[in-house]
């Protein structure tokens, strides 16, 4: 960051499995993405339990910020 090239990822939905749940994994499927690769550090959201002066466990990276790595090479 393009009116390229080679590619990559994969929303909703369907389906099988795991989970109390949020959600995760596999297959199908493509809404989209220049980091829609990775990291739960900060903010925010979600779930569960507990509680009623509170404390905890988990989930979301395709909500935002941040860290880190990476293909191409026009402007």
């Nucleotide at each position: 960051g393009a009116g390229a090239a080679a590619g990559g990822c994969a929303a909703a939905c369907c389906u099988g499995c795991c989970g109390c749940a949020a959600g995760g994994c596999g297959g199908g499927g493509g809404c989209g993405c220049a980091a829609a690769g990775c990291c739960a550090c900060g903010g925010g959201g979600c779930u569960c339990a507990u509680c009623c002066u509170u404390c905890g466990a988990g989930c979301c990276g395709g909500c935002c910020g941040g860290g880190u790595u990476a293909c191409c090479g026009a402007a």
This is a predicted structure of a 75-nucleotide RNA (c-di-GMP-I riboswitch aptamer) from a soil metagenome. The RNAcentral record of the sequence draws on MGnify. The coordinates come from a structure-prediction model, not an experiment, and the mean pLDDT is 82. Of the family's consensus pairs, 94% are formed in the model. Its Rfam family is "c-di-GMP-I riboswitch aptamer". Rfam describes the family as follows. GEMM was predicted in a large-scale screen for bacterial structured RNA regulatory elements.